Source information: A computed fold for a 114-nucleotide RNA from Chitinophaga niastensis, annotated as SAM riboswitch aptamer (S box leader). Its mean pLDDT, the model's own confidence on a scale to 100, is 79. Its Rfam family is "SAM riboswitch aptamer (S box leader)". Rfam links the family to the GO term regulation of gene expression. The organism belongs to Chitinophaga, within Bacteria.
C1' cells in the first nucleotide's frame, strides 16, 4: 500500500517564506484566493485515538469496564468529511425535478494486523 475496528458532533491562528491557483479524485453547483489563498516552516493553541497515572466496580490472578488527572505518540486548527452522483423513505410537483431525513460507497485519523 492492503485488512480488522472506532470515530468524523464539538473545539482550537498568528508570524516567516512564497507566488497562482485551491477546497482527495472526475463532472456539475457551492465556496475561498494578488486585501496574497492552498500547500511549506516557526511558534501558539485545540482535542484526547494510543500509552501513562490516581480512583472506583467485577475478578484468585491476569485483565476488563468506567471516572478524573495530565500531555509522552500521533492528530487537527475556515465554512467542511462543502453538496449532487448509488440505494432506500417522505412531501412537494403535470413532467422534468426540488427540499428533508436514512445508507452505502470513497475518503480522513487513530488504533491493531500482515
Nucleotide at each position: 500500500a492492503g485488512c480488522u475496528u472506532a470515530u468524523c458532533a464539538a473545539g482550537a491562528a498568528a508570524g516567516g517564506a512564497g507566488g497562482a491557483g485551491g477546497g482527495a479524485c472526475a463532472u456539475g453547483g457551492c465556496c475561498c484566493g494578488a486585501c496574497g489563498a492552498u500547500a511549506c516552516c516557526u511558534u501558539a493553541g485545540c482535542a484526547a485515538c494510543c500509552a501513562u497515572c490516581a480512583c472506583u466496580g467485577u475478578g484468585c490472578a491476569a485483565a476488563c469496564a468506567g471516572u478524573g488527572a495530565a500531555a509522552g505518540g500521533u492528530g487537527c486548527u475556515g465554512c467542511a468529511u462543502c453538496c449532487a452522483u448509488c440505494c432506500c423513505g417522505a412531501u412537494c410537483a403535470a413532467c422534468a425535478g426540488a427540499u428533508c431525513a436514512g445508507g452505502a460507497a470513497a475518503g480522513a485519523u487513530a488504533a491493531g494486523u500482515c